[in-house]
RNA sequence: GCCCCUGUAGCUUAAUGGAUAAAGCGGUGGCUUCCGGAGCCAGAGAUUGGGGGUUCGAGUCCCUCCAGGGGCA
Numbered sequence: 001g002c003c004c005c006u007g008u009a010g011c012u013u014a015a016u017g018g019a020u021a022a023a024g025c026g027g028u029g030g031c032u033u034c035c036g037g038a039g040c041c042a043g044a045g046a047u048u049g050g051g052g053g054u055u056c057g058a059g060u061c062c063c064u065c066c067a068g069g070g071g072c073a
Stems, first nucleotide, its partner, number of pairs: 001072007010025004018056001028042004049065005
């Protein structure tokens, strides 16, 4: 330099182009307990890597850039 794959919550993952992006772990508050842990309940946390485009509608399709991984040279 060229080609391929990946990027969604703090972490690990879901989501057929169509409802308000869904869970587990973690964190927070509460119940429980002598105190913790376990268990139970509640609610918080994402402008889906950045920008642009297509579409009535994009996490999903297209372009470009960024980051990570792999292959070829």
The prediction has a mean pLDDT of 80. The RNA shown here (transfer RNA) has 73 nucleotides and comes from a Nevskiaceae bacterium. Its Rfam family is "tRNA". The family's RNA type in Rfam is transfer RNA. Rfam's curators write: Transfer RNA (tRNA) molecules are approximately 80 nucleotides in length. Lineage of the source: Bacteria > Pseudomonadati > Gammaproteobacteria > Nevskiales > Nevskiaceae.